Model confidence (mean pLDDT): 79 of 100. The RNA shown here (Glycine riboswitch aptamer) has 96 nucleotides and comes from uncultured Marmoricola sp. The RNAcentral record of the sequence draws on MGnify. Lineage of the source: Bacteria > Actinomycetota > Actinomycetes > Nocardioidaceae > Marmoricola.
Parts: sequence; C1' cells; structure tokens
RNA sequence: CGUGCGGGAGAGUCCUCAGGAAGGCUCACUCGAGUCGACCUGGGGCGCCGAAGGGGCAACUCCUCCCAUCAACCUCUCAGGCUCAAGGACCGUGCG
Repeated sequence: CGUGCGGGAGAGUCCUCAGGAAGGCUCACUCGAGUCGACCUGGGGCGCCGAAGGGGCAACUCCUCCCAUCAACCUCUCAGGCUCAAGGACCGUGCG
C1' cells in the first nucleotide's frame, strides 16, 4: 500500500409538478366512470449534514528579502449525502 471480516456518525422519507402503482370505496343491467391510495421513478424549490474524494490555512523548517514547504475528524461545501440500503474517515483483526 492492497484486500477479507467486524464495528462505524451526522443531516427533511419537507414542499410542489409529472408518470407508475398492490389494494379499497361509490355509481352502473353491461361497456365503463369517479375517488382514496401504502410504495416507486424523474424534474423543480427551499432547508440542512460532513467521516469517500477535492480545495484552503498554522507552527516547525528554509531564507538577506520575496518566496517555498506543511496536517487535521479545523475549515469550505465543489462533489457526495439527509427513510432503508449503499457509501463511510477512523478503530480492531486475518492475509498478501
């Protein structure tokens, strides 16, 4: 450094539009119509989180000066994320 296993946080399953949808209810002689609808997909809006990744800065060091070098779970939120799942810094452990 890579890899297997285990643990692993935070923040709206908010609003709206379109489509799909198990099932229920009503009308109806039939064809059929209307309505409610867990859940799913996509677009838009606002709010929020930070521990993949990415950006930024300190001391030390270097130096006549200017520069340069330089970390984070600090910071920015580009990316990513805000039901579950997945992901996940980091910790433990096995192997190469």